This is a predicted structure of a 166-nucleotide RNA (Lysine riboswitch aptamer) from a mouse gut metagenome. The model forms 91% of the base pairs in the Rfam consensus. Its Rfam family is "Lysine riboswitch aptamer". About the family: Riboswitches are metabolite binding domains within certain messenger RNAs that serve as precision sensors for their corresponding targets.
RNA sequence: UGAUAGAGGUUGCGCUUUUUAUCAGUAGGUUUUCGGAUGUGGCAGGCACAGAGGAAGGAUUCUGAAAGGAGAAAGCGCCGAAAGGAAGAGUUACCUGUAUGCUCUUGUCCUUGGGCAUACAGUGAAGAACUGUAUGACUGUCAUCGGAUCGAUGGGGAGCUAUCAG
Repeated sequence: UGAUAGAGGUUGCGCUUUUUAUCAGUAGGUUUUCGGAUGUGGCAGGCACAGAGGAAGGAUUCUGAAAGGAGAAAGCGCCGAAAGGAAGAGUUACCUGUAUGCUCUUGUCCUUGGGCAUACAGUGAAGAACUGUAUGACUGUCAUCGGAUCGAUGGGGAGCUAUCAG
C1' cells in the first nucleotide's frame, strides 16, 4: 500500500410488511336558512369551469375520510451503517413563467465515532417524532503521560482491530 474478516449497542443504523392509536368528528360531501355576485385551477398572465335554476361568506342537519409522522410484532440489508448541507440535472399542475415540493447523481464536494438528556430554531395536527446548532455526562476506539485491570489529556469512522500479500 492492497485484499479479507470483525468490534462499538438489547434504545447501533436503515428498509419492507402487518396491526394499533392519533390525525379528527378535521378535510370533503349533504339538508335548511341568512346573504346577493362572484368563485376555482399554488402565484402572475392566458385559458377553462361553476354561478340569479343563486357565487363568496355566516349559521345549521346528516354523513364522514386519507396521507405523512408514531407504538408494537415479524422479516431483510448492514457498521459512513446512516443523517444533514452545498452544487448540478430532471420532474411536479390546462398552457407559459415562477415559487414550493419530490426524485436522481457526485468520497473525483463539505460536516457528523455512537446513542441519551437539556435549550433554541425549523418541519409537523401535536406536550409525539425528525432535522440543525450549542452544552452536559455516558459509551466505544486510538495516541501520549501517570501513582497503571484504573485515571488524565487529546484525536476521529477515508478511522480502529485481526489475518494475508507486496